[in-house]
RNA sequence: GCGGGAAUAGCACAGUGGUAGUGCGUCUGCUUGCCAUGCAGAAGGUCGUGGGUUCGAUCCCCAUUUCCCGCUCCA
Numbered sequence: 001g002c003g004g005g006a007a008u009a010g011c012a013c014a015g016u017g018g019u020a021g022u023g024c025g026u027c028u029g030c031u032u033g034c035c036a037u038g039c040a041g042a043a044g045g046u047c048g049u050g051g052g053u054u055c056g057a058u059c060c061c062c063a064u065u066u067c068c069c070g071c072u073c074c075a
Stems, first nucleotide, its partner, number of pairs: 001071007010024004018055001026042005048064005
């Protein structure tokens, strides 16, 4: 340099055009003499970034950043 893949909540991941979810974790409450377990609820996201298409984009297109894999050239 060329090609491919990944980026979504604190962590691990799902979702693949129509208001963004699960598990674990965190917080609050119930339960208990206390803790753990269990139950109920809540908080937490500009979906890597910037544009485009669309009535509507996490999803499609372009560019770009970081990481991973393969190939090639030079030293």

RNAcentral holds the sequence, with entries from ENA and MGnify. This is a predicted structure of a 75-nucleotide RNA (transfer RNA) from a Bacteriovoracaceae bacterium. The coordinates come from a structure-prediction model, not an experiment, and the mean pLDDT is 81. Its Rfam family is "tRNA". Rfam describes the family as follows. Transfer RNA (tRNA) molecules are approximately 80 nucleotides in length. By type it is a transfer RNA.